[in-house]
Molecule: Lysine riboswitch aptamer
Organism: mouse gut metagenome
RNA sequence: GUAGAGGUUGCGUUUUUCAUCAGUAAGCUGCAAGAUAUGCAGGAGAUAGGAGAUUGUAGCUGAAAGGGGAGGACGCCGAAGGGGGAAGGUGAAUCCUGAUGCUUUUUCUCUGGGCAUGCAGUUAAGAGCUGUAUGACUGUCAUCAGUGAUGAUGGGGCGCUAC
Numbered sequence: 001g002u003a004g005a006g007g008u009u010g011c012g013u014u015u016u017u018c019a020u021c022a023g024u025a026a027g028c029u030g031c032a033a034g035a036u037a038u039g040c041a042g043g044a045g046a047u048a049g050g051a052g053a054u055u056g057u058a059g060c061u062g063a064a065a066g067g068g069g070a071g072g073a074c075g076c077c078g079a080a081g082g083g084g085g086a087a088g089g090u091g092a093a094u095c096c097u098g099a100u101g102c103u104u105u106u107u108c109u110c111u112g113g114g115c116a117u118g119c120a121g122u123u124a125a126g127a128g129c130u131g132u133a134u135g136a137c138u139g140u141c142a143u144c145a146g147u148g149a150u151g152a153u154g155g156g157g158c159g160c161u162a163c
Base pairs, nucleotide, nucleotide: 001163002162003161004160007077010076011075012074013073014072015071016070017069018068026061027060028059029058030057031056032055033054036048037047038046040098041097042096043095044094080111081110082109083108084107085106086105087104088103089102090101091100112138113137115135116134117133118132119131120130121129122128140155141154142153143152144151145150
């Protein structure tokens, strides 16, 4: 370099469907209050506003995204995921500073794999996911023991097998 193997749900993407989100957001109407409002904080400007800004409450109507379960398809076996840095895009309807969610590219670094339990984080969530500790399991190699089946100990994917 080429080919290949891990499997109690191997990994990712995408799609269909289901529930959740939620009787929430939002819209309309009634009533009450009545001067401010325009994404979170600050500033500038502009615009809207007693022909009612904004708020509360009641009634009617009533979502979606992200996240998740199940099935299908596709691409794969550092699959992929986590953390840090850099540069951008976007939520965001004029601009500036800061904060923040999502996301793209790139770089450094950590993790063999899934599972269970505890803790922490994320989340609308007690779901799920992520991190971490512990436990057994699984794959692989090395060493040791064993006639053998196999067992014990140790290692890390920068690995292992074949050429």